[in-house]
RNA sequence: AGGGGAUUCGUACAACGGUAGUACACCGGUCUCCAAAACCGUUAAUGCGAGUUCGAUUCUUGCAUCCCCUG
Numbered sequence: 001a002g003g004g005g006a007u008u009c010g011u012a013c014a015a016c017g018g019u020a021g022u023a024c025a026c027c028g029g030u031c032u033c034c035a036a037a038a039c040c041g042u043u044a045a046u047g048c049g050a051g052u053u054c055g056a057u058u059c060u061u062g063c064a065u066c067c068c069c070u071g
Stems, first nucleotide, its partner, number of pairs: 001070007010024004018054001027041004047063005
């Protein structure tokens, strides 16, 4: 320099263009003499812009960060 991929709660990952979810963690509760475990519940997120669309995590595009490949 060229090509490809990824970016979603604190973490690991889902999500046919139509209500953004699961597990763990945090917090609260039940249980227990006290804890742990188990069970129940709460909180919390689409990297930053632009475009298409009635409607965008999803499609197009620019930028940023990270990873891989070629030289």
Molecule: transfer RNA
Organism: Bacilli bacterium